[in-house]
Annotation: Predicted 3D model of a 145-nucleotide RNA (c-di-AMP riboswitch aptamer (ydaO/yuaA leader)). Its Rfam family is "c-di-AMP riboswitch aptamer (ydaO/yuaA leader)". Rfam describes the family as follows. This family represents a conserved RNA structure found upstream of the ydaO and yuaA genes in Bacillus subtilis and related genes in other bacteria. The ydaO/yuaA element is thought to act as a genetic 'off' switch for the ydaO and yuaA genes in its native state.
RNA sequence: AAUGUUAUUACGCUUAAUUGUCGGCCGCAUGCUGAUAAGCGGGGGAACCAGUCAUUUUGGGGCGAAUCGACGGACAUCUUGUCUGUGUAGGGGACCAUCUUACCCGAGCCCGUCAGCUAACCUCGUCAGCGAUGGAUGGGUCUUG
Numbered sequence: 001a002a003u004g005u006u007a008u009u010a011c012g013c014u015u016a017a018u019u020g021u022c023g024g025c026c027g028c029a030u031g032c033u034g035a036u037a038a039g040c041g042g043g044g045g046a047a048c049c050a051g052u053c054a055u056u057u058u059g060g061g062g063c064g065a066a067u068c069g070a071c072g073g074a075c076a077u078c079u080u081g082u083c084u085g086u087g088u089a090g091g092g093g094a095c096c097a098u099c100u101u102a103c104c105c106g107a108g109c110c111c112g113u114c115a116g117c118u119a120a121c122c123u124c125g126u127c128a129g130c131g132a133u134g135g136a137u138g139g140g141u142c143u144u145g
Base pairs, nucleotide, nucleotide: 011131012130013129014128018038019037020036021035022034023033024032025031039126040125041124042123043122044121049116059114060111061110062109063108068087070086071085072084073083074082075081076080090105091104092103095139096138097137098136099135100134
């Protein structure tokens, strides 16, 4: 100096997923856990509006960037459905915006026959996983002189 592994700390990222207080685990710290509050986020829910048919199957709907199955292939079956390769709507990275460049994601889960919007009101979540680039223009912040 490079590579790999483990632990801790710091700084950051995706995401709504952060912070405080009280109690317990345990005598303390860290941590874990229960409750509660704030912050952030989601769902249900009038009038008006929308819809002109809908629903008992081609069910319908929600969270999320995560859609389409376009071309090809496989499986099943009675001409449709399911899955998938390459892609793709869409999304992401250390102040912000625009352009550009390479890279990464393009999943998963839930409700249970039921829900358009929606004031009041009701209700739920606050996990998990990471370190995936530069350039230009403009506007900011901080520090130093």